[in-house]
RNA sequence: UCCCCGGUAGCUCAAUCGGCAGAGCGGGUGGCUGUUAACCACUAGGUUGGCGGUUCGAGUCCGUCCCGGGGA
Numbered sequence: 001u002c003c004c005c006g007g008u009a010g011c012u013c014a015a016u017c018g019g020c021a022g023a024g025c026g027g028g029u030g031g032c033u034g035u036u037a038a039c040c041a042c043u044a045g046g047u048u049g050g051c052g053g054u055u056c057g058a059g060u061c062c063g064u065c066c067c068g069g070g071g072a
Base pairs, nucleotide, nucleotide: 001072002071003070004069005068006067007066010025011024012023013022019056027043028042029041030040031039049065050064051063052062053061
């Protein structure tokens, strides 16, 4: 330098053909218990890596850049 894969919640990852951004763990509150843990219920938390474009509508498509991994 070129090619491929990835970047989404604190962490690990989903999100069908472009149509309401989600789950588990973790956090908070409450219940239960003599207490803790476990368990149960509820709940907060997002610039979907940045910028621009296409579109009525973009996590998803296009261009470019940045970061991580792999290959030549």